[in-house]
RNA sequence: GGGCCGGUAGCUCAACGGUCAGAGCGGGACCCUCAUAAGGUCUAGGUUGUGGGUUCGAAUCCCACCCGGCCCACCA
Repeated sequence: GGGCCGGUAGCUCAACGGUCAGAGCGGGACCCUCAUAAGGUCUAGGUUGUGGGUUCGAAUCCCACCCGGCCCACCA
C1' cells in the first nucleotide's frame, strides 16, 4: 500500500430504512432476612467512532477519514 471484518450504555451484545435505540451483567434505591448472600420490584445511564451525502425518514444505504483485528503485497 491492497482486501475483509468490526466500532451502539461502564462491560458483553441485539436492533426490516419507520413506535421512545433495547437485553444481560454491572451501578443506585427499596422489599425480603437477626444479618449476609441468593431472590424480587423500581430506576439512572446513549451526539449509535468522526464528518459529509441519499431519503419524507438513517444505528441500518453511499463516500471520505479515524481506531482495532485478520490476510496479502512491498521495502530494508
This is a predicted structure of a 76-nucleotide RNA (transfer RNA) from a Nitrososphaerales archaeon. Lineage of the source: Archaea > Thermoproteati > Nitrososphaerota > Nitrososphaeria > Nitrososphaerales. Its mean pLDDT, the model's own confidence on a scale to 100, is 81. Rfam family: tRNA. Rfam classes the family as a transfer RNA.